[in-house]
This is a predicted structure of a 73-nucleotide RNA (transfer RNA) from Tetrahymena thermophila SB210. The prediction has a mean pLDDT of 83. Its Rfam family is "tRNA". It is annotated as a transfer RNA. The sequence is in RNAcentral, with records from Ensembl Protists and Rfam.
RNA sequence: GGAAUUGUAGCUCAGCUGGGAGAGCGAAAGAAUCCAAAUCUUUAGGUCAAAGGUUCAAAUCCUUUCAAUUCCC
Numbered sequence: 001g002g003a004a005u006u007g008u009a010g011c012u013c014a015g016c017u018g019g020g021a022g023a024g025c026g027a028a029a030g031a032a033u034c035c036a037a038a039u040c041u042u043u044a045g046g047u048c049a050a051a052g053g054u055u056c057a058a059a060u061c062c063u064u065u066c067a068a069u070u071c072c073c
């Protein structure tokens, strides 16, 4: 220098063929318990890496940029 893959909650990751942004763990509060752990319930937590475009509608499609990993030279 060229190519591919990936980027979504604090962490690990789903999200299918464009239409509801989610799960587990973690955190907080509550229930229960003599107290605590385990258990149960609820809640908070997101510029879907960034910008632009297409579309009635974009995490998803297209372009560019950034970052990580891998391969080639």
Base pairs, nucleotide, nucleotide: 001072002071003070004069005068006067007066010025011024012023013022019056027043028042029041030040031039049065050064051063052062053061